[in-house]
Context: one part of a larger RNA
RNA sequence: CGCAGGAGGUCUGAGGGACCCCGCCCCCAGUACGAGAGGACCGGGGCGGACGGACCUCUGGUAUGCCAGUUGUGGGAGCACCGCACCGCUGGAUGGCCACGUCCGGAAGGGAUAACCGCUGAAGGCAUCUAAGUGGGAAGCCCCCCCCAAGAUAAGACCUCCCAGGGCAAAGACCCAUAAGGCCCCAGGGAGAUCACCUGGUCGAUAGGCGGCAAGUGCAAGGGCCGCAAGACCCUCAGCUAAGCCGUACUAAGGGCCGAAAGA
Numbered sequence: 001c002g003c004a005g006g007a008g009g010u011c012u013g014a015g016g017g018a019c020c021c022c023g024c025c026c027c028c029a030g031u032a033c034g035a036g037a038g039g040a041c042c043g044g045g046g047c048g049g050a051c052g053g054a055c056c057u058c059u060g061g062u063a064u065g066c067c068a069g070u071u072g073u074g075g076g077a078g079c080a081c082c083g084c085a086c087c088g089c090u091g092g093a094u095g096g097c098c099a100c101g102u103c104c105g106g107a108a109g110g111g112a113u114a115a116c117c118g119c120u121g122a123a124g125g126c127a128u129c130u131a132a133g134u135g136g137g138a139a140g141c142c143c144c145c146c147c148c149a150a151g152a153u154a155a156g157a158c159c160u161c162c163c164a165g166g167g168c169a170a171a172g173a174c175c176c177a178u179a180a181g182g183c184c185c186c187a188g189g190g191a192g193a194u195c196a197c198c199u200g201g202u203c204g205a206u207a208g209g210c211g212g213c214a215a216g217u218g219c220a221a222g223g224g225c226c227g228c229a230a231g232a233c234c235c236u237c238a239g240c241u242a243a244g245c246c247g248u249a250c251u252a253a254g255g256g257c258c259g260a261a262a263g264a
Base pairs, nucleotide, nucleotide: 001151005162006161007160008159009158010157011156015148016147017146021049022048023047024046025045026044027043033038051105052104053103054102055101059099060098061097062096066092067091068090069089070088071085072084073083074082075081109143110142111141116136117135118134119133163263165176166175167174181258182257183256184255185201186200187199188198189197206252207251208250209248210247211246212245213244215241216240217239222235223234224233226231
């Protein structure tokens, strides 16, 4: 910009994409078959590999903004505490993101076929699956399952919402103001390179703060007490704490613009 008024939703699915794998064991059955050795079809059950998707309950990673321990050195009179040394090093670790973790997938079914196997059957009194006609038959093809999808310009469908005020002498494809609605802007996000998408913008829980909870560290500072001391014990399942959950307007979401006239 188009989709012959302007909007907000929900669909349909032309078309496109993705998927498409394999092995082993058991039952049938030591049956059919076979002198024996050996050893099935059909059908059913179970397990696994690789590959793919989703997810974070479990297991395990990650952790430079969590907690603790600890070395050297500097600051601090000394403690506490802090800087630097790869995040100094070490032990743990929530959310998120992940795989080494968990769940799921290939199937089943329908249709048309290939090689091939048939029925009926002439040309050609027989024969012949083929010439007319017709049945069966693949991990393959088309559907079925999953994803995208109306710029599918042949531009689809359904539901819902809005529509007569003003100006230029008059009128209009003009201008203004507005409607439904949208955009900018702002607070943000399991969304994201940007854009887009989603939530919220005081009629408000969108983020921060604060409160509680969960969770992680593992028992703070200070004091008491014991010891010559290193240190130990008690107050203390303490103290501190990011991303999680629930709540709470204390802080920040100020404000501005576009947008029809019943549809050639």
Source information: This is a predicted structure of a 264-nucleotide part of an RNA (large-subunit ribosomal RNA, domain VI) from a Chloroflexota bacterium. NCBI's taxonomy places the organism under Bacteria, Bacillati, Chloroflexota.